[in-house]
RNA sequence: GCCCGAGUGGUGAAAUUGGUAGACGCAGUGGACUCAAAAUCCACCGAUAGUGAUAUCGUGACGGUUCGAGUCCGUCCUCGGGCA
Numbered sequence: 001g002c003c004c005g006a007g008u009g010g011u012g013a014a015a016u017u018g019g020u021a022g023a024c025g026c027a028g029u030g031g032a033c034u035c036a037a038a039a040u041c042c043a044c045c046g047a048u049a050g051u052g053a054u055a056u057c058g059u060g061a062c063g064g065u066u067c068g069a070g071u072c073c074g075u076c077c078u079c080g081g082g083c084a
Stems, first nucleotide, its partner, number of pairs: 001083007010026003019067001028044005046057004060076005
């Protein structure tokens, strides 16, 4: 230099002929239980704004296509593999 694959919460990891993003775990927070803990069970668990209901944004970065993009197209960044 060329080719292939990957990048999604704090973390692992789902979601594909483009149609509710984050299922399911781990970690964390609150509660129940207990004399107290562990285990177990229940709820919550991205960011911003708001007292709140809720709203908006959020898939490596920036653009493009589309009514609609994690998914398709372009350039770039990072990681892994292959060829030379």